[in-house]
């Protein structure tokens, strides 16, 4: 220093051609129970790394930055 690939809820990950951003864990609150634990019902939580362009619309396309990772010399 070049190349590739990651960045998306509190964690681990989905999002199939660009068309209202999801899932299991965890948290919360209620049922059930003497009590915890488990079950069973709901609830909230997101600048989708950051910044710009494309578009009528962008997580997704494109350009640059920042952070990991792996080649490479």
């Nucleotide at each position: 220093g070049c190349g590739c690939g990651c960045u998306u809820a509190g964690c681990u990950c989905a999002g199939u051609u660009g068309g209202u951003a999801g899932a299991g864990c965890a948290a919360c609150u209620g049922a059930c129970u003497u009590u915890u634990a488990a079950u069973c019902a709901g609830u909230a939580g997101g600048u989708c790394a950051u910044a710009g362009g494309u578009u009528c619309g962008a997580a997704u396309c494109c350009u640059a930055u920042a952070g990991c990772g792996c080649g490479u010399a």

Notes: Predicted 3D model of a 73-nucleotide RNA (transfer RNA) from Magnetovibrio sp. Its Rfam family is "tRNA". The family's RNA type in Rfam is transfer RNA. Rfam's curators write: Transfer RNA (tRNA) molecules are approximately 80 nucleotides in length.